Context: one part of a larger RNA
RNA sequence: UUGGGCGUAAAGAGCUCGUAGGCGGUUUGUCGCGUCUGUCGUGAAAGUCCGGGGCUUAACCCCGGAUCUGCGGUGGGUACGGGCAGACUAGAGUGCAGUAGGGGAGACUGGAAUUCCUGGUGUAGCGGUGGAAUGCGCAGAUAUCAGGAGGAACACCGAUGGCGAAGGCAGGUCUCUGGGCUGUAACUGACGCUGAGGAGCGAAAGCAUGGGGAGCGAACAGGAUUAGAUACCCUGGUAGUCCACGCCGUAAACGAUGAUAACUAGCUGUCCGGGCUCAUGGAGCUUGGGUGGCGCAGCUAACGCAUUAAGUUAUCCGCCUGGGGAGUACGGUCGCAAGAUUAAAACUC
Numbered sequence: 001u002u003g004g005g006c007g008u009a010a011a012g013a014g015c016u017c018g019u020a021g022g023c024g025g026u027u028u029g030u031c032g033c034g035u036c037u038g039u040c041g042u043g044a045a046a047g048u049c050c051g052g053g054g055c056u057u058a059a060c061c062c063c064g065g066a067u068c069u070g071c072g073g074u075g076g077g078u079a080c081g082g083g084c085a086g087a088c089u090a091g092a093g094u095g096c097a098g099u100a101g102g103g104g105a106g107a108c109u110g111g112a113a114u115u116c117c118u119g120g121u122g123u124a125g126c127g128g129u130g131g132a133a134u135g136c137g138c139a140g141a142u143a144u145c146a147g148g149a150g151g152a153a154c155a156c157c158g159a160u161g162g163c164g165a166a167g168g169c170a171g172g173u174c175u176c177u178g179g180g181c182u183g184u185a186a187c188u189g190a191c192g193c194u195g196a197g198g199a200g201c202g203a204a205a206g207c208a209u210g211g212g213g214a215g216c217g218a219a220c221a222g223g224a225u226u227a228g229a230u231a232c233c234c235u236g237g238u239a240g241u242c243c244a245c246g247c248c249g250u251a252a253a254c255g256a257u258g259a260u261a262a263c264u265a266g267c268u269g270u271c272c273g274g275g276c277u278c279a280u281g282g283a284g285c286u287u288g289g290g291u292g293g294c295g296c297a298g299c300u301a302a303c304g305c306a307u308u309a310a311g312u313u314a315u316c317c318g319c320c321u322g323g324g325g326a327g328u329a330c331g332g333u334c335g336c337a338a339g340a341u342u343a344a345a346a347c348u349c
Base pairs, nucleotide, nucleotide: 003321004320005319006318007303008302012317014201015200016199017198021194022193023192025088026087027086028085029084030083031082033081034080035077036076037075038074039073040072041071042070047067048066049065050064051063052062053061054060091191092188093187094186095184096183097182098181099180103177104176105175106174107173108172109171110154115149116148117147118146119145120144121143125136126135162169163168206247207246209244210243211242215241216240220236221235222234223233258316259315260314261313262312263311266294267293268292269291270290271289272288273287274286275285276284277283278282298305299304322349323348324347331342332341333340334339
């Protein structure tokens, strides 16, 4: 526990879809549930508050009024919220015409490079470092030429550039497929926003089964360094990294900034569309959507943010409430496991 907050102090769920719920555009009629108002009943007394009175005063006691914020009945009002009935098109969606894109899935395919194998040339070194050594090499290495095998990643283009809800996505071609943006205004007619639970997606590492294995490379071995060196450096190197299918469900999953809507000076770069004008290889003006830089008002503890807000507002959800103990224990749920998730207390400062 009212409240105040959540970029960096504690705090935005990793992301999306969506159930209940909460909230919801313009307009007409109707009901009168909420709501407003009158009145009646009830709301015991004591108490409390106000006024007055009685014990010498006070405490105490007595009288009158108010309160008793409520509930029920009944009469009335109907702006707002709500129910019902109808209408609308500015929200939302559909259609149509265009358009950009590493958005996703599958199949096929290309060249450079590393490694290995075979053969040719060729001879004593190569490699590596701060310097070395381990290592490789006369059983012919390194270097160089030709041919072959195999796996993984895609130089240049390439960009504060593009796409995606996030994670993320990059050689090329084809097939299937999601979303966006612009224009139009034909159609639907509030169908919307958010979203407890729930469901799905979710880097890397890890797990399981079967493949694959070039390079890199936890573990491991050796060589160095060092007082030591379970490291940094070097030589090797297994899991893994890759593929298929299934788990895991976490990250500084970050913009450390929830979603949606509206409003609030500008200047400038860039990406994708539309319109107009002048005309030309383009320029100017304008308009819509992204993505950057700067900057006013305002905000902020400051840093900074600033039409992509951290400004001004509204709706809904999540989360925080001193440090440590602790994101731990126990219990529950999930998982093959690793563990994940939910989540304390004693004690202590």
This is a predicted structure of a 349-nucleotide part of an RNA (small-subunit ribosomal RNA, central domain) from Ditylum brightwellii. It matches the Rfam family "Bacterial small subunit ribosomal RNA". Rfam links the family to the GO terms ribosome and structural constituent of ribosome. The source organism's lineage runs through Eukaryota, Sar, Stramenopiles, Lithodesmiales and Ditylum. The RNAcentral record of the full RNA draws on ENA. Its mean pLDDT, the model's own confidence on a scale to 100, is 87.